[in-house]
RNA sequence: UAAAUAGUUUUCUAGGGUUCCGCAAUAUUUAUUGGACUGGACCGAGAGAAAACGCAAGGGAUUUCCCUUGUACACGGAAGGAUAAAAACCCGGGAGAU
Numbered sequence: 001u002a003a004a005u006a007g008u009u010u011u012c013u014a015g016g017g018u019u020c021c022g023c024a025a026u027a028u029u030u031a032u033u034g035g036a037c038u039g040g041a042c043c044g045a046g047a048g049a050a051a052a053c054g055c056a057a058g059g060g061a062u063u064u065c066c067c068u069u070g071u072a073c074a075c076g077g078a079a080g081g082a083u084a085a086a087a088a089c090c091c092g093g094g095a096g097a098u
Stems, first nucleotide, its partner, number of pairs: 007053006015043002020040002022037001023034005054071007073093001075096001080090002
């Protein structure tokens, strides 16, 4: 100096708590308490994974499609915010560091 000035979505994972369900306890049949409950469901990554779409370069076709390659790198708080609540969520590729 350059890249879509660091692309979008979906599924999942690490992680996360407790509205709901379940579970446990207590009173007894419907309530209360408990996440110092494995879970269902839920939230969930810029710096985790995969896929699709996209973008760039090249090639082929010439009803706008197909093929190949590329899409790099990325230490990082605290406070604050959302939701029932928390978090690697948001703030934020921020402050700062190198």
The RNA shown here (Guanidine-I riboswitch aptamer) has 98 nucleotides. Of the family's consensus pairs, 100% are formed in the model. Model confidence (mean pLDDT): 80 of 100. Rfam family: Guanidine-I riboswitch aptamer. Rfam links the family to the GO term regulation of gene expression. Rfam's curators write: This family represents a conserved RNA structure found upstream of the ykkC and yxkD genes in Bacillus subtilis and related genes in other bacteria. The function of this family is unclear although it has been suggested that it may function to switch on efflux pumps and detoxification systems in response to harmful environmental molecules.